[in-house]
The RNA shown here (transfer RNA) has 73 nucleotides and comes from a Spirochaetota bacterium. Model confidence (mean pLDDT): 82 of 100. The organism belongs to Spirochaetota, within Bacteria.
RNA sequence: AGGUCUUUAGCUCAAUUGGUAGAGUAGUGGUCUCCAAAACCAUUGGUUGCAGGUUCAAGUCCUGCAAGGCCUG
Repeated sequence: AGGUCUUUAGCUCAAUUGGUAGAGUAGUGGUCUCCAAAACCAUUGGUUGCAGGUUCAAGUCCUGCAAGGCCUG
C1' cells in the first nucleotide's frame, strides 16, 4: 500500500438480511440468615465508534473517516 472482518449497557455478546434495542454478568433495593456468602424476586443503566446519504421507517442498506484483528506484498 491492497484485501477482509469487527466496533451495540461497566464487561461478554444477541437483535431472524429494514418495522418497539435485548440477554447473561456487574451495580442498586428486597426476601432468606445470628452475620455474611449462595439462592430467589424486583429494578437502574444505550448519542448502536464518528459524520453524511437512501427510506414512511436504519443497529441492519450505501459513502467517507477513526480504532482494532487477520491475510497478501